The RNA shown here (Glycine riboswitch aptamer) has 76 nucleotides and comes from a marine eukaryotic metagenome.
Model confidence (mean pLDDT): 78 of 100.
Rfam family: Glycine riboswitch aptamer. Rfam describes the family as follows. This family represents the bacterial glycine riboswitch. Its family is annotated with glycine biosynthetic process in the Gene Ontology. The family is grouped with related families in Rfam's "Glycine riboswitch clan".
[in-house]
RNA sequence: CGCAUCGGGAGAGUUCGCAAAUACGACGCCGAAGGAGCAACCGCCCCGGAAUCUCUCAGGCAAAUGGACCGAUGCG
Numbered sequence: 001c002g003c004a005u006c007g008g009g010a011g012a013g014u015u016c017g018c019a020a021a022u023a024c025g026a027c028g029c030c031g032a033a034g035g036a037g038c039a040a041c042c043g044c045c046c047c048g049g050a051a052u053c054u055c056u057c058a059g060g061c062a063a064a065u066g067g068a069c070c071g072a073u074g075c076g
């Protein structure tokens, strides 16, 4: 550094319509999967790497799932 397991983990309508839910449609929102942009910053320095910033294509807006990031353990 990478992978796996466990724990913690935010924001934003469980709004309206249909038919209870999923799905679908409409409008309103969120940024912490991913993606894109600027560029702070960084490095073996004029060439590269680049965000927790910006956008919201995707994703998300009760629960569940997901979840950047942090900690512990194990393996390579």
Base pairs, nucleotide, nucleotide: 001076002075003074004073005072006071007070008069013027015026016025017024028061029060030059034057035055036054037053041049042048043047